[in-house]
RNA sequence: UGAGUCGGUCAGACGGUCGCGUCGAUGCUGUGAUCCCGGGUUUCCGGGCAACGCACAUCGCCGAGGAACGUCCGGGCUCCACAGGGCAAGGUGAUGGUUAACAGCCAUCCGGGGCGACCCGCGGGACAGUGCCACAGAAAACAGACCGCCACGACGAACCACCCGGCUUCGGCCGGACAGGCGUCGGGGUAAGGGUGAAACGGUGGUGUAAGAGACCACCAGCACUCCAGGUGACUGGAGUGGCUAGGUAAACCCCACCUGGAGCAAGGUCAGACAGCAAGCGUUCGAGGGCGGCCCGCCCGAGCUUGCGGGUAGACCGCUAGAGGUGCUCGGCAACGAGUACCCGAGAUGGAUGACCGUCCGUCGCAUGCCGGCAACGGUGUAUGACGACAGAACCCGGCGUACCGACCGACUCAUCCA
RNA sequence: GGGCCCGUAGCUCAGUGGUAGAGCAGGGGACUCAUAAUCCUUAGGUCGCAGGUUCGAUCCCUGCCGGGCCCA
Numbered sequence: 001u002g003a004g005u006c007g008g009u010c011a012g013a014c015g016g017u018c019g020c021g022u023c024g025a026u027g028c029u030g031u032g033a034u035c036c037c038g039g040g041u042u043u044c045c046g047g048g049c050a051a052c053g054c055a056c057a058u059c060g061c062c063g064a065g066g067a068a069c070g071u072c073c074g075g076g077c078u079c080c081a082c083a084g085g086g087c088a089a090g091g092u093g094a095u096g097g098u099u100a101a102c103a104g105c106c107a108u109c110c111g112g113g114g115c116g117a118c119c120c121g122c123g124g125g126a127c128a129g130u131g132c133c134a135c136a137g138a139a140a141a142c143a144g145a146c147c148g149c150c151a152c153g154a155c156g157a158a159c160c161a162c163c164c165g166g167c168u169u170c171g172g173c174c175g176g177a178c179a180g181g182c183g184u185c186g187g188g189g190u191a192a193g194g195g196u197g198a199a200a201c202g203g204u205g206g207u208g209u210a211a212g213a214g215a216c217c218a219c220c221a222g223c224a225c226u227c228c229a230g231g232u233g234a235c236u237g238g239a240g241u242g243g244c245u246a247g248g249u250a251a252a253c254c255c256c257a258c259c260u261g262g263a264g265c266a267a268g269g270u271c272a273g274a275c276a277g278c279a280a281g282c283g284u285u286c287g288a289g290g291g292c293g294g295c296c297c298g299c300c301c302g303a304g305c306u307u308g309c310g311g312g313u314a315g316a317c318c319g320c321u322a323g324a325g326g327u328g329c330u331c332g333g334c335a336a337c338g339a340g341u342a343c344c345c346g347a348g349a350u351g352g353a354u355g356a357c358c359g360u361c362c363g364u365c366g367c368a369u370g371c372c373g374g375c376a377a378c379g380g381u382g383u384a385u386g387a388c389g390a391c392a393g394a395a396c397c398c399g400g401c402g403u404a405c406c407g408a409c410c411g412a413c414u415c416a417u418c419c420a
Numbered sequence: 421g422g423g424c425c426c427g428u429a430g431c432u433c434a435g436u437g438g439u440a441g442a443g444c445a446g447g448g449g450a451c452u453c454a455u456a457a458u459c460c461u462u463a464g465g466u467c468g469c470a471g472g473u474u475c476g477a478u479c480c481c482u483g484c485c486g487g488g489c490c491c492a
Base pairs, nucleotide, nucleotide: 001416002415003414004413005412006411007410008409009408010407012361013360014359015358016357017356018355020063021062023060024059025058026057027056029055030054031053032052035048036047037046038045039044065391069402070401072400073399074398075397076396077264078263079262080261084297085296086295087294089260090259091258092257093256094108095107096106097105098104109123110121111120112119113118124255125254129253130252131249132248133247146194147193148190149189150188152186153185154184155183156182159181160180163176164175165174166173167172202220203219204218205217206216207215221245223242224241225240226239227238228237229236230235268318269317270316271315277309278308279307280306281305282304289301290300291299325344326343327342328341329340330339331338332337362389363388364387365386366385368383369382370381371380372379373378421491422490423489424488425487426486427485430444431443432442433441438475446462447461448460449459450458468484469483470482471481472480
């Protein structure tokens, strides 16, 4: 200098004008419950004080995020019986940690990818059982045998070889005989070969055999068991023995181990206010219905429940935001994380507030142009001008995961090349 | 807040591990004087996108994108 890997930070800045929301303060402002006075007296009418609330006005403080998003997991919190037994259903799945918990995170192991930094893995079990493996191929999971190879038997023919006789120009030719080769069939042996497939029943070489074969031998790969060493463990390394060899698929059913009670802030609670019942069915200890929102058992409550028609309300407050919170330092730990300590922490809407415009600067990009370097392409730097500044918006609160995102910056590391 | 389903040809839908199909619509031909109907023939697919499992994925798993429905 170029190419890359991993981790982290920021998410335009300042000022002005207008606008929105919570909270607070103020007001010769508006409104009215209670209360007081007068009249009427079961309901009401008129007037007055005006705490406090609300409305309005003015002023002041504060006012989204790294993902607030998707709602994919996990918890807190609240209620239901403080959560019982079994089945079902769902989830998780190397090992050890971490945590309130997790499908997250950290470290390690194994497998795969990359020259490397590093990255990826739903990564238990296929001798508990069942299923599936298209096409091609002889054969697709347990062995079998289509072709081939091999000996044997039967039948066949005279093409070749062998044998006999004759002829010869010595190259051969003719005739005969024969079942060695050959052909067909049969019942056997074999699994070396077949080149198809994603996958073919260990691989290579030899011995052996009629042909062959882990039938036997050597080496190699791999499996099971035993022992030794290291490690908390997954696992790793070594030695020995055995049988010669075991296919894949569980993100197919399934088996094993572990986990899960249900519902969700419209949870749940308080206050205020409104109304009108009627009909049908079931039921009141032989018990409907409910808690209990998969089913059964068990436990508890239990006199109402269901359907249809009709009527009423749809307000306020609490829950509500300071919490497993953040930052710095110290200590423990490889790390995730934990402990201690100091400091910091002003959104809480409820048809749902955080925005718009202008100015200056900043960043990126485009266009124009000056200067410098260069043959040039182009690069660096300055000026002027225009456009753009992403993704996205809290709604009970946290921990993760996933996804979206204009760009800018920082740190650690790897590879290649060059220079000293 | 809680739960379920769908995405395949221009349209409506099958297919749920093994070469992607049907009906209608479209193109061409036949029949007819002509049109329709009918008959014959034919073209057309990133199976919403991306990744994974598998020898092999429309199908199984995961994450996104789009759409629809139900309950409180």